Model confidence (mean pLDDT): 81 of 100. Predicted 3D model of a 72-nucleotide RNA (transfer RNA) from a Cellulomonadaceae bacterium. The sequence was found in a public genome assembly.
RNA sequence: GGGCCUCUAGCUCAACGGCAGAGCUGCGGACUUUUAAUCCGUAGGUUCCGGGUUCGAAUCCCGGGGGGCCCA
Numbered sequence: 001g002g003g004c005c006u007c008u009a010g011c012u013c014a015a016c017g018g019c020a021g022a023g024c025u026g027c028g029g030a031c032u033u034u035u036a037a038u039c040c041g042u043a044g045g046u047u048c049c050g051g052g053u054u055c056g057a058a059u060c061c062c063g064g065g066g067g068g069c070c071c072a
Base pairs, nucleotide, nucleotide: 001071002070003069004068005067006066007065010024011023012022013021018055026042027041028040029039030038048064049063050062051061052060
């Protein structure tokens, strides 16, 4: 220098172009002598950034940035 993949909650990951979700973690509660386990409830998001397309974008397109891999 060239190519490919990837970026969504604190973490790991889902999500036909049409409501942003799950598990874990956190918080509150039940149970228990207590802890753990189990169960119930609950909180938590600028979907990396900026544009474009569209009635509508996490999703498609362009540019930028971070991370990873390959080639030179």
Taxonomically the source falls in Cellulomonadaceae (Bacteria, Bacillati, Actinomycetes, Micrococcales). Its Rfam family is "tRNA". Rfam classes the family as a transfer RNA. Rfam links the family to the GO term triplet codon-amino acid adaptor activity.